[in-house]
Context: one part of a larger RNA
């Protein structure tokens, strides 16, 4: 120095495990917010920190109600000091307090501070209220400029931020494909920006069809990758009609008439927020432990729904089948009241009536329909123009007549469809810690950046801490003894503990 064969170090794979994730069902929710939200500062417990709670009334405070003995949240003991069967903690439901910022709104401001007027209370210190801006409304008031009109001032009432998708609408790309590339394509996508709802949008025919008829919308399977459009390139791609899914019509204007629905309050009945009973087992053996073995027994509307408990427990704890239950708040459904067509989309008769113009269409320029100007028919309109009045007008893919068919220029409408920030139950030929969420652990945290953003690594002793009194050596680290414990090569860098590397001891070899 190699090699072997042992036995240690480092090292932190692997099995094993789950407190988190992932993806789905069903069912509920679908919205908070000037009664001040989201989100946050900063406070607040006897004892410093940090998480959770919570607001000067501060791990809380009043009420009911549920329970039924310990209790004063969590990392986290310990001391202290109290609290409770005259029911505490703890759990539901209403209530009270809620500091300061922040739509923040009384100006201001480098958020979490500064500075302030008017009224009221108080001797004062001080405290309560008020005081943004915009819209609608309605008073009162008022120029040029006589009535008016703008304006002004004051009042009540709405609005304002957030919020995960979904939806409707206004703006609107590019890389890309077209094996370059302009029309064309990606795509009316992406992103922006404005509005809403628990759904939104459409919606009761100036629709289709075809000479038969159909009878509001919407989504779903078909038609059909068909008919068609396309530098007829790439690629874009209907509809009729058919089958289901759910299905529903109305209103616009007057006068009259009799009645019901909304809505109020109530009774009832079920549901939702706490919760309640809730069968049935011993003994030996092994072991540290019995739920394992062996013996002999019992429940079962409950034996693979669960999980726990010193191994694998129907019968030991929690549950589970299965049956109960609310003083208060809320949802849903009845009933009988009051109510009368009203802040609502809206009943019924009868009568009278009424039936939408700078609209339809036209030129010219865009643009939606699948349809790229095309034979371009429908829809929209930036400009210019412009009708008819039911004896009338639209449409049936140029265009004209026949004939068939409907009635535009007002409006309103469940359900059948999309979604999931989030509550609740319950599955998974989902993952198991380099996986699953970026995060199983104080993570959108350290940590980086001016900043927009960008982002980690980090689970596991043991059944219990019983976490190793006490002696030795050492300044300490650390170890050796001794104790605990089944086990300490389970000793806190703690389950197992591959590998690479790094050692010591024998043995060959050099």
């Nucleotide at each position: 120095u190699g090699c072997a064969u042992a036995u240690g170090g480092u090292g932190g794979a692997u099995g094993c495990c789950u407190u988190g994730g992932c993806g789905a069902u069903c069912a509920c929710a679908g919205g908070c917010g000037a009664u001040g939200a989201a989100g946050g500062a900063c406070g607040u417990u006897g004892u410093a920190g940090c998480c959770u709670g919570c607001g000067a009334a501060a791990a809380g405070c009043u009420g009911c109600g549920g329970g039924g003995a310990g209790c004063u949240g969590g990392c986290a003991a310990a001391c202290a000091a109290g609290c409770u069967u005259u029911g505490a903690u703890c759990c539901g439901c209403a209530g009270a307090u809620g500091u300061c910022c922040g739509a923040a709104u009384g100006g201001g401001g480098a958020a979490a501070c500064c500075c302030a007027c008017a009224g009221c209370a108080g001797c004062g210190a001080u405290g309560c209220u008020g005081u943004a801006c915009c819209g609608u409304u309605g008073a009162c008031u008022g120029a040029a400029u006589a009535c008016a009109u703008a304006g002004g001032u004051c009042a009540a009432c709405g609005g304002g931020g957030c919020g995960a998708a979904c939806c409707g609408a206004g703006c609107g790309a590019a890389c890309u494909g077209a094996a370059a590339c302009a029309u064309c394509u990606c795509a009316g996508u992406a992103g922006c920006u404005c509005g809403a709802g628990g759904a939104a949008c459409a919606g009761a025919a100036a629709u289709c069809a075809a000479c038969c008829g159909a009878g509001a919308u919407u989504c779903c399977g078909g038609c059909a990758g068909u008919a068609g459009c396309g530098g007829c390139g790439a690629g874009c791609g209907a509809a009729a009609c058919c089958g289901g899914a759910g299905c529903a019509g109305c209103c616009u204007u007057g006068a009259c008439g009799a009645u019901u629905u909304a809505g109020c309050a109530g009774a009832u009945u079920c549901g939702a927020u706490a919760g309640u009973c809730g069968a049935a087992c011993g003994g030996c053996c092994u072991g540290g432990a019995a739920a394992g073995g062996c013996c002999g027994g019992c429940c079962g509307u409950a034996g693979c729904a669960u999980g726990g408990u010193g191994a694998u427990a129907g019968c030991c704890c929690u549950g589970u089948a299965g049956a109960c239950g609310a003083a208060a708040u809320c949802g849903a459904g009845u009933c009988g009241g009051u109510g009368g067509a009203a802040c609502u989309a809206g009943g019924c008769g009868u009568c009278a009536g009424a039936c939408a113009a700078g609209u339809a269409g036209g030129g010219c320029g865009g643009g939606a329909c699948a349809c790229g100007u095309g034979a371009a028919a429908u829809c929209c309109u930036g400009u210019c123009u412009g009708a008819a009045c039911a004896u009338g007008g639209g449409g049936g893919g140029a265009c004209c007549a026949u004939c068939c068919u409907c009635c535009a220029a007002g409006g309103c409408u469940a359900a059948a469809u999309a979604c999931u920030c989030g509550u609740g139950a319950u599955c998974g030929a989902c993952c198991g810690a380099u996986a699953g969420u970026g995060a199983a652990c104080c993570a959108g945290u350290a940590c980086c950046g001016u900043g927009a953003g960008g982002g980690a690594a980090a689970g596991g002793c043991g059944a219990a801490a019983a976490g190793a009194a006490c002696c030795c050596c050492g300044g300490a680290a650390g170890g050796g003894g001794a104790g605990u414990g089944a086990a300490a090569u389970a000793g806190a860098u703690c389950c197992u503990g591959a590998a690479a590397c790094c050692g010591u001891a024998u043995g060959c070899a050099u």

This is a predicted structure of a 510-nucleotide part of an RNA (large-subunit ribosomal RNA, domain I) from Castellaniella sp. UC4442_H9. RNAcentral holds the full RNA, with entries from ENA. The source organism's lineage runs through Bacteria, Pseudomonadota, Betaproteobacteria, Burkholderiales and Castellaniella.